[in-house]
Context: one part of a larger RNA
Molecule: small-subunit ribosomal RNA, central domain
Organism: Trichopus zeylanicus subsp. travancoricus
RNA sequence: UUGGGCGUAAAGCGUCUGUAGGUGGCUUUUCAAGUCUGCCAUCAAAUCCCAGGGCUCAACCCUGAAUAGGCAGUGGAAACUACCAAGCUGGAGUAUAGUAGGGGCAGAAGGAAUUUCCAGUGGAGCAGUAAAAUGCGUAGAGAUCAGAAAGAACACCAACGGCAAAAGCACUCUGCUGGGCCAACACUGACAUUGAGAGAUGAAAGCUAGGGGGCCAAAUGGGAUUAGAUACCCUAGUAGUCCUAGCCGUAAAUGAUGGGUACUAGGCACUGUGCGUAUCAACCCAUGCAGUGUUGUAGCUAACACAUUAAGUAUCCCACCUGGGGAGUACAUUUGCAAGAAUGAAACUC
Numbered sequence: 001u002u003g004g005g006c007g008u009a010a011a012g013c014g015u016c017u018g019u020a021g022g023u024g025g026c027u028u029u030u031c032a033a034g035u036c037u038g039c040c041a042u043c044a045a046a047u048c049c050c051a052g053g054g055c056u057c058a059a060c061c062c063u064g065a066a067u068a069g070g071c072a073g074u075g076g077a078a079a080c081u082a083c084c085a086a087g088c089u090g091g092a093g094u095a096u097a098g099u100a101g102g103g104g105c106a107g108a109a110g111g112a113a114u115u116u117c118c119a120g121u122g123g124a125g126c127a128g129u130a131a132a133a134u135g136c137g138u139a140g141a142g143a144u145c146a147g148a149a150a151g152a153a154c155a156c157c158a159a160c161g162g163c164a165a166a167a168g169c170a171c172u173c174u175g176c177u178g179g180g181c182c183a184a185c186a187c188u189g190a191c192a193u194u195g196a197g198a199g200a201u202g203a204a205a206g207c208u209a210g211g212g213g214g215c216c217a218a219a220u221g222g223g224a225u226u227a228g229a230u231a232c233c234c235u236a237g238u239a240g241u242c243c244u245a246g247c248c249g250u251a252a253a254u255g256a257u258g259g260g261u262a263c264u265a266g267g268c269a270c271u272g273u274g275c276g277u278a279u280c281a282a283c284c285c286a287u288g289c290a291g292u293g294u295u296g297u298a299g300c301u302a303a304c305a306c307a308u309u310a311a312g313u314a315u316c317c318c319a320c321c322u323g324g325g326g327a328g329u330a331c332a333u334u335u336g337c338a339a340g341a342a343u344g345a346a347a348c349u350c
Base pairs, nucleotide, nucleotide: 003322004321005320007304008303012318014201015200016199017198021194022193023192025088026087027086028085033081034080035077036076037075038074039073042070043069050064051063052062053061054060091191092188093187094186096183098181099180103177104176105175106174107173108172110154114150115149116148117147120144121143125136126135162169163168206247207246208245209244210243211242216240220236221235222234223233258317259316260315261314262313263312266295267294268293269292270291271290272289273288274287276285299306323350324349325348332343333342334341335340
């Protein structure tokens, strides 16, 4: 390489948009490039295979015949793929009427708690731990009660629930705005799918500049524990955590499961929305579509398990894997302010 694989053994890019390319619904024409087929030329001899023959057999030697295939030429077929032309509506999309939602961005306003400040009451402890100590406190702490300020996060509702491509999203209200689902069927008429490169987005930490700093808290100081304790525990506490404008581009970025389409027993529950039934109305019941869960048959699996949200049965496209270590290292290149990131070996060894 062929092949075989990719939930847990090596292996699905963190996620999406989309270029080239690959693949692609139904009907009827054209054409003959792919496809199928007839004839013909050629592919030296030897070798291989087959049928005979010769060395006493065999190896060996001699004679003859033949298939498949390759590359051309020429004639034909038209089912399939491609091409040409015309159409269709089931895939896809647009328009209409509704609807659910912590989807996104910006602005406004709110209460509880915490900390600090100021005033009153009061008078000896508070805090902390397994136990203590460091720490705070007669210069009046802790407790209690008026007032003020600040920053960050939004209890209950709350769910096995909702939304978003993923990361993620929750006090309340307003403005702007993206996507989904359902219904009736009006329009376009294959406009689809996947997607190498490319682009966008991407938790936390980290970086640059300017703000802001209540809680918490790497680093660090102190107190304990201990043989030691650069830790676990306690008391303090700086970056950071928050905002604005940029950068970084990584996570056990997980469903450890790429995306699209079709098919293949059911049961139970929830969310959204229709139809029927029912009713004063809301429920209830039956059922369709879309989603979220749980249980389970066939099948599959090494087993665990998965099982209409497949890891079943098929098909199309992309990424990736090929014994462990060395190693996600070295070198080189790209990128970044840096930290680093991306691409990514070999010697050697078992």